[in-house]
RNA sequence: GCGUGCUCCGGGGUCGGUGUAAUUCCGAGCCGGCGGUAACAGUCCGCGAGCCCGUCCUCUCGAGGCCGGGUUGAGCUGGUGGAACUCCAGCACCGACGGUGAAAGUCCGGAUGGGAGGCAGCACGC
Numbered sequence: 001g002c003g004u005g006c007u008c009c010g011g012g013g014u015c016g017g018u019g020u021a022a023u024u025c026c027g028a029g030c031c032g033g034c035g036g037u038a039a040c041a042g043u044c045c046g047c048g049a050g051c052c053c054g055u056c057c058u059c060u061c062g063a064g065g066c067c068g069g070g071u072u073g074a075g076c077u078g079g080u081g082g083a084a085c086u087c088c089a090g091c092a093c094c095g096a097c098g099g100u101g102a103a104a105g106u107c108c109g110g111a112u113g114g115g116a117g118g119c120a121g122c123a124c125g126c
Stems, first nucleotide, its partner, number of pairs: 001126007008118002014028004030105001031095002033047004042093002050071005056065003075091005097109003
């Protein structure tokens, strides 16, 4: 260095208000997986998770699994520069499904799960 196996790896609800009831509403504040890129990205291009459909398999008939397909949020203006929708300044915006005494990016749950990817770690082989 290459191959195989295993392991590891996601952040954030704080203060105040209304109310019978809200960490779910309102005001302010808080958080940002992985690869790529002419220079650092929640908003660019992709991937993953989530959700939906189909074949096949299993089943305690509730559902689960493999594979394939679909779906999958949101950024502008100015500045610097050789180069930035990535940096700086300003003002914005976005966030699966189920649950809940009241509507959830942040609470609870599926999940001690799954998973992209990793110049991450360990073991074995070459």
Record summary: A computed fold for a 126-nucleotide RNA from Janibacter indicus, annotated as FMN riboswitch aptamer (RFN element). The model forms 94% of the base pairs in the Rfam consensus. Rfam family: FMN riboswitch aptamer (RFN element). Rfam links the family to the GO term FMN binding.